[in-house]
Context: one part of a larger RNA
RNA sequence: CUCCCAUCGGGAAGUGAAGACCCCAUGGAGCUUUACUGCAGCCUGUCGUUGAACUACGGUAUUACAUGCGCAGCGUAGAUAGUAGGUGUUAAUGCUUCUAUUCCGGUAGAAGUGGAGCCACAGUUGAGACACUAUCCUUGUUCUGCUGUAGUUCUCACUCGAAAUUCGAGGACAUCGGUAGGUAGGCAGUUUGGGUGGGGCGCCACACCCUCGAAAAAAUAUCAAGGGUGCCCUAUGGUCAACUCAUGUGAGUCAGCAACUCACAGGAGAGUGUCAAGAGCAUAAGUUGGCUUGACGUGAUUUCGCCUAGCAAGAAAUCACGAGUGGAAACACGGGUCUAACGAACCAAUACGCCUUUUUGGUGAGGGCUAUUGACUACAGAAAAGCUACCCUGGGGAUAACAGAGUCGUCGCCGGCAAGAGCACAUAUCGACCCGGCGGCUUGCUACCCCGAUGUCGGUUCUUUCCAUCCUGGCUGUGCAGCAGCAGCCAAGGGUGAGGUUGUUCGCCUAUUAAAGGGGAUCGUGAGCUGGGUUCAGACCGUCGUGAGACAGGUCGGUUACUAUCUGAUGGGAG
Numbered sequence: 001c002u003c004c005c006a007u008c009g010g011g012a013a014g015u016g017a018a019g020a021c022c023c024c025a026u027g028g029a030g031c032u033u034u035a036c037u038g039c040a041g042c043c044u045g046u047c048g049u050u051g052a053a054c055u056a057c058g059g060u061a062u063u064a065c066a067u068g069c070g071c072a073g074c075g076u077a078g079a080u081a082g083u084a085g086g087u088g089u090u091a092a093u094g095c096u097u098c099u100a101u102u103c104c105g106g107u108a109g110a111a112g113u114g115g116a117g118c119c120a121c122a123g124u125u126g127a128g129a130c131a132c133u134a135u136c137c138u139u140g141u142u143c144u145g146c147u148g149u150a151g152u153u154c155u156c157a158c159u160c161g162a163a164a165u166u167c168g169a170g171g172a173c174a175u176c177g178g179u180a181g182g183u184a185g186g187c188a189g190u191u192u193g194g195g196u197g198g199g200g201c202g203c204c205a206c207a208c209c210c211u212c213g214a215a216a217a218a219a220u221a222u223c224a225a226g227g228g229u230g231c232c233c234u235a236u237g238g239u240c241a242a243c244u245c246a247u248g249u250g251a252g253u254c255a256g257c258a259a260c261u262c263a264c265a266g267g268a269g270a271g272u273g274u275c276a277a278g279a280g281c282a283u284a285a286g287u288u289g290g291c292u293u294g295a296c297g298u299g300a301u302u303u304c305g306c307c308u309a310g311c312a313a314g315a316a317a318u319c320a321c322g323a324g325u326g327g328a329a330a331c332a333c334g335g336g337u338c339u340a341a342c343g344a345a346c347c348a349a350u351a352c353g354c355c356u357u358u359u360u361g362g363u364g365a366g367g368g369c370u371a372u373u374g375a376c377u378a379c380a381g382a383a384a385a386g387c388u389a390c391c392c393u394g395g396g397g398a399u400a401a402c403a404g405a406g407u408c409g410u411c412g413c414c415g416g417c418a419a420g421a422g423c424a425c426a427u428a429u430c431g432a433c434c435c436g437g438c439g440g441c442u443u444g445c446u447a448c449c450c451c452g453a454u455g456u457c458g459g460u461u462c463u464u465u466c467c468a469u470c471c472u473g474g475c476u477g478u479g480c481a482g483c484a485g486c487a488g489c490c491a492a493g494g495g496u497g498a499g500g501u502u503g504u505u506c507g508c509c510u511a512u513u514a515a516a517g518g519g520g521a522u523c524g525u526g527a528g529c530u531g532g533g534u535u536c537a538g539a540c541c542g543u544c545g546u547g548a549g550a551c552a553g554g555u556c557g558g559u560u561a562c563u564a565u566c567u568g569a570u571g572g573g574a575g
Base pairs, nucleotide, nucleotide: 001575002574003573004572005571006570007569008568010567011566012565014562015561022396023395024394025393027392028391029388030387031386032385035190036189037188038187039186041183042182043181044180045179046178047177048176051154052153053152054151055150056149057148058147059146060145061144064141065140066139068137078136079135080134081133082132085119086118087117094113095112096111097110098109099108100107101106158170159169160168161167193206194204195203202223207229208228209227210226211225230379231273232336233335237292238291239290240289241288242287243286245269247265248264249263250262251261252260271281272280274341277339278338279337296322297321298320299319300318301317302316303315304314324333325332326331347374348373349372350371351370353369354368355367356366357365404448405446406445407444409443411439412438413437414436415435416434420430421429457532458530459529460528462524463521464520465519466518467517470495471494472493473490474489475488476487477486478485498510499509500508501507538556539555540554541553542551543550544549
């Protein structure tokens, strides 16, 4: 060196399982509820199953009877029509008594008395006789029918009981069926947005406007910087005319620092609806007054929205026709000086007319055309709450937790300068402010590798390494007399231990010791061990939540797989 045997388990970011953590999906499932929409069930009304009576109070139709008062007028005139008569010994006009009603004047009826008339037609009135007849109305009483509500009774449907029946109890209730309203996580189907230096919480950077970033055309991102909008105004709009502001100086009764008036200077330092900004404006778009409604109707084109392809609402500008306002006129006016102040379809309401609807006419109701209003702020606009540690699937290192990498604010160490402390004296020793590094141990940041998986804290075992040295060695300074210290330089050969508490790393404590150093090796080391902690499923407490459940809150319990192919190591052997 080659090969063999045995053993070990450092490496193959070993094998196993398309990561259970995390995020994503207009994925799924289970559970919850005062999420949304439904369905059983339940409650109640009503109709049927469902019959017979009575009472009270209603409704409705019918029979009979009554009832009807503005003023004027003999007087209590319901309406209309006809008509010149009607009624009376079958007892009229009267008189007496009683009843009912009343607008207190009468009206209607009954009984008695009495014995021949009484009422219309003429005058007042819109309408003329309860003289008579017919029809009808208002209000009331009454008869009969149907019906409603409440109550009571019955028995025949129906129900129950006992035992077999011609019984008993209940009874038109209940039951059952239809229909309507209510209730309804008992059950079902679903939803529960996006952005995001991971996600959640927060926030809106989700629709718009201004400045800057923006790199002198246009365009241009970030949870970049600074702000604003979701309105207000019938005048704060239109037009015509006149005027000039802020501020300063001087002067003027009360009047002063400051009230009002005058003069001068004054190009804008004011004002312009708005707690936006940038532009514009004195010929004024600013201030004041007169008259008014163009804050118009119907169309067209263009620009922005939306650079450079397309795209809606919306906003603005220009033009034509019509009807107007102001002005002598030229002209101006389709809101506010310009850039923000906004919303599709469905549906509903309103307005104006027109068209139309299953055979005709009228009406109702519906449909269509046009316009206005009502909202979607997740603002080019689904109708919409949560939990999951019982969880599942598809994916992602497009994205978090461990480790790595980058960085090094933080952390550790060192240095420069030296104010000061050190009795005097910066530098024996300590050293502020400020400044410069090194390390890659802490904690952050980033999201570059790994989510078809690189096993996660601590301990244990075993090995190696660094030096910024705890001890041991050599040396220097000293505020080093000596002893003992303090500080520094060289140095990593060797050593750096044992207990108590805690899962602890760390820390605190105890007695020793020469000393009981600090780090790295995937916070070395789970195909070596352990499994106390963290981090599944069970359960308890506190707190939060209506609840399902949740909690870097606490607590008890809780499966640690692998027969070694290669490589490596150790021991043995053969050539």
About this RNA
Predicted 3D model of a 575-nucleotide part of an RNA (large-subunit ribosomal RNA, domain V) from a Bacteroidales bacterium. Taxonomically the source falls in Bacteroidales (Bacteria, Pseudomonadati, Bacteroidota, Bacteroidia). It was read from a public genome assembly. It matches the Rfam family "Bacterial large subunit ribosomal RNA".